[in-house]
Context: one part of a larger RNA
RNA sequence: CCUUCGUCAAGGAACUCGGCAAAAUGGCCCCGUAACUUCGGGAUAAGGGGUGCUCAGCGCGGUGAUGGGGUUCGCCCCCGGAGCUAUGCACUGAGCCACAGCAAAUCGGCCCGUCCAACUGUUUAUCAAAAACACAACUCUGUGCUAAGGCCUAAAGCCUACGUAUACAGAGUGACGCUUGCCCGCUGCUGGUAGGUUAAGGGGAAGGGUUAGGGGUUCGCCCCGAAGCUCAUAACCGAAGCCCCAGUGAAGGGCGGCCGUAACUAUGACGGUCCUAAGGUAGCGAAAUUCCUUGUCGGGUAAGUUCCGACCCGCAUGAAUAGCGUAAUGAGAUGGGCACUGUCUCGACGAAGGACUCG
Repeated sequence: CCUUCGUCAAGGAACUCGGCAAAAUGGCCCCGUAACUUCGGGAUAAGGGGUGCUCAGCGCGGUGAUGGGGUUCGCCCCCGGAGCUAUGCACUGAGCCACAGCAAAUCGGCCCGUCCAACUGUUUAUCAAAAACACAACUCUGUGCUAAGGCCUAAAGCCUACGUAUACAGAGUGACGCUUGCCCGCUGCUGGUAGGUUAAGGGGAAGGGUUAGGGGUUCGCCCCGAAGCUCAUAACCGAAGCCCCAGUGAAGGGCGGCCGUAACUAUGACGGUCCUAAGGUAGCGAAAUUCCUUGUCGGGUAAGUUCCGACCCGCAUGAAUAGCGUAAUGAGAUGGGCACUGUCUCGACGAAGGACUCG
């Protein structure tokens, strides 16, 4: 010097990103206990007192003699209550010892705000335990079953389910309370079907191929060409889909600009105008969202980029990608206070084991 411990004058967070770590609190009994609240909680709230040993008294509890009654006779039953009780406990009084009496060990620090998540749970085996996931609860969608819908699969077959809409599946939100506004133009979904478009297929006018036959011939062949067979083209007939017409937001999503205006000024209830499918309602708001920004005001401090309460100019809040509240819960995030301390001022000493030197 390192690791792990122990102690410390005065101060007591001045340490530090941050009280990280340590200290402190701690059991049991009694008293006492606020806001708030979903009336269950909060709560061991907070805060205070007691706590050992000896003796005595009283009481509870325990045990239960002599005695009395019954008797089926027994180590029986009932009544009764003396005595004893540090073998359980409470109270009261007296006394004893110690710095200290839950004497060791075990064994909550507490309080006040705010954010987030309702809660108990789950998670990145091996840097993240959380505000992430899940969750009861709410909503929407699909599904009426001899083959539901959904999932795996080439099929067979299985699961959901030996279930049946109070069911199953999919999606979103996420207890509870109060709520959840406007837009269907776009995208999606659902429904509709007059018209437009439209595949295979059907169809087959006209046409091509083949040739029985006819004609011509330089005998090589050439021309015409019915029926049949065949090729395939044009009309025309052809679904769904798309176009089209509607509906639908707890479907994907979206929810304006400019100018003017009140008898100081300022502001603008009001008006004008452009655009839009419609122009953000309630609520909340410098916020886990605010760039400018340490916004401004108030509170707390001697001093506060954090924190709390307001304001609203919301760069770029906003309603189940939920909005705003909310008791309880939380090794969650953040601010403050009390207690406490070697975190620090500022270091010191000690213990054990290492490192190091020698053997």